This is a predicted structure of a 123-nucleotide RNA (SAM riboswitch aptamer (S box leader)) from Salisediminibacterium beveridgei. Taxonomically the source falls in Salisediminibacterium (Bacteria, Bacillati, Bacillota, Bacilli). The RNAcentral record of the sequence draws on Rfam and Ribocentre. Model confidence (mean pLDDT): 82 of 100.
RNA sequence: CUCUUAUCAAGAGCGGCUUAGGGACUGGCCCGAUGAAGCCCGGCAACCAGCAGGAUUGGAACGUUUUUGAUCCUGCAAGGUGCCAAUUCCAGCAGGAUGCGAGUAUGUCCUGGCAGAUGAGAG
Numbered sequence: 001c002u003c004u005u006a007u008c009a010a011g012a013g014c015g016g017c018u019u020a021g022g023g024a025c026u027g028g029c030c031c032g033a034u035g036a037a038g039c040c041c042g043g044c045a046a047c048c049a050g051c052a053g054g055a056u057u058g059g060a061a062c063g064u065u066u067u068u069g070a071u072c073c074u075g076c077a078a079g080g081u082g083c084c085a086a087u088u089c090c091a092g093c094a095g096g097a098u099g100c101g102a103g104u105a106u107g108u109c110c111u112g113g114c115a116g117a118u119g120a121g122a123g
Stems, first nucleotide, its partner, number of pairs: 001123008013041001015040003021031003025092004042084003047080002050076012088115001093112007
């Protein structure tokens, strides 16, 4: 970098260092010296791994118990990531519903998609 797959409406500091930018992109709209981004600490969550308990089911040994695999549920959180303004801040393409009402104007809602982010697996 590419592919597959799951998730993206919840959650997370009135700490320290340091200083001007940040919210992917484009358009909006926001955040920021009452301190952005970054780093440290702290926290959240539970995707992967781990541990404990339970359910279903297959196998092995064996007798009336033991062991092991798969799937699912619940809990824990010291491992590997991730995350900690605003729904992935909103829209960006297509379709649908509904409104203003005739302006080379435009509101609201829904569905699908695109793009993006993160995990896991593969190349």